[in-house]
RNA sequence: UGAGUCCACCGGGCGGCCGCACGCAAGAGCGUGAGGAAAGUCCGGACUCCAUAGGGCAUGGUGCUGGGUAACACCCAGGCGGGGCGACCCGACGGAAAGUGCCACAGAGAAGAGACCGCCUACGCGCUAGCGCGCCGGCAAGGGUGAAACGGUGGUGUAAGAGACCACCAGCGUCCCGAGUGAUCGGGACGGCUAGGUAAACCCCACCAGGAGCAAGGCCAAGCAGGGAUGGGUGACCCGCUCAAGUGAUCCCGGGUAGGCCGCACGAGGCCGGCGGCGACGCCGGUCCCAGAUAGAUGACCGCCCCCGACAGAAUCCGGCUUAUAGGUGGACUCAAACG
Numbered sequence: 001u002g003a004g005u006c007c008a009c010c011g012g013g014c015g016g017c018c019g020c021a022c023g024c025a026a027g028a029g030c031g032u033g034a035g036g037a038a039a040g041u042c043c044g045g046a047c048u049c050c051a052u053a054g055g056g057c058a059u060g061g062u063g064c065u066g067g068g069u070a071a072c073a074c075c076c077a078g079g080c081g082g083g084g085c086g087a088c089c090c091g092a093c094g095g096a097a098a099g100u101g102c103c104a105c106a107g108a109g110a111a112g113a114g115a116c117c118g119c120c121u122a123c124g125c126g127c128u129a130g131c132g133c134g135c136c137g138g139c140a141a142g143g144g145u146g147a148a149a150c151g152g153u154g155g156u157g158u159a160a161g162a163g164a165c166c167a168c169c170a171g172c173g174u175c176c177c178g179a180g181u182g183a184u185c186g187g188g189a190c191g192g193c194u195a196g197g198u199a200a201a202c203c204c205c206a207c208c209a210g211g212a213g214c215a216a217g218g219c220c221a222a223g224c225a226g227g228g229a230u231g232g233g234u235g236a237c238c239c240g241c242u243c244a245a246g247u248g249a250u251c252c253c254g255g256g257u258a259g260g261c262c263g264c265a266c267g268a269g270g271c272c273g274g275c276g277g278c279g280a281c282g283c284c285g286g287u288c289c290c291a292g293a294u295a296g297a298u299g300a301c302c303g304c305c306c307c308c309g310a311c312a313g314a315a316u317c318c319g320g321c322u323u324a325u326a327g328g329u330g331g332a333c334u335c336a337a338a339c340g
Stems, first nucleotide, its partner, number of pairs: 001336010012305005018299001020033005035311001039322002042320005047213004059209005064078005079093001080091004094204002099202002101198003116143002118139003123134005151169006170194001172191008217262004226253004230244005269288008306309001
């Protein structure tokens, strides 16, 4: 200098003026007023109501290990697998040796398989006598198909062959030793010669989930529909049941909708510092108060400046994930080339 990786951050600024919403104030007025994603509503919680003895079934979700957290499908650290020269990135990453299903096309055969070409002995026929044809069989080495063909290489063996046997290698199972909290890693012994793929297919295993959601839910006064007010019987009495009366200008109760208020803005809060931890994060101290509507507020104008401004706007709140985003800033690191 060029190419790249990861992390963090900004998202026009200042002033004036007029408005809007909320709070405070007797009042003039003063203060505050969208985002990194307020978005998608995909996860997880708080909160609320309903349900609920315990447990199970069903259904849904999650799925390497250890940690963080209120919790998570998130985050951190690590392991394994894959990609990249590398910084680094990606992974629903338990079980296919419990069972079932499926494996397009091609191919003979797609799971305890198969014989299309091919290889080979015997037999028959022919002849140029080691070949051709036919045929009972044997075989799976070689060819061919496929994403995938039932270990690989070499040898022994054989008519030809074959884990049929042997050596080495790969892989599998069991056991042992060592390192690690663990996932896992390193090493050794033995075994049988070999086991296809697919579980975001059914399924099995482990763990987690009761349901609905702020239009949750609670409160308020007045009023409407409606109910009640007294006595007797039964009965020791109350409640209840039953019979009869009573019809009120009075008193009590009174669901929902609409209306008003709350929920609803102090919170798993922001900032600064210290300490612990590799880190996510935790603890302690100080400091700050920071939108709150219910037809729903954040806008317009002027002046100056710049690189002339993207995606987009709260509606119960919070932690994540994902998606959109003009332009810009800082830090750590990698690769290549050149120069010193």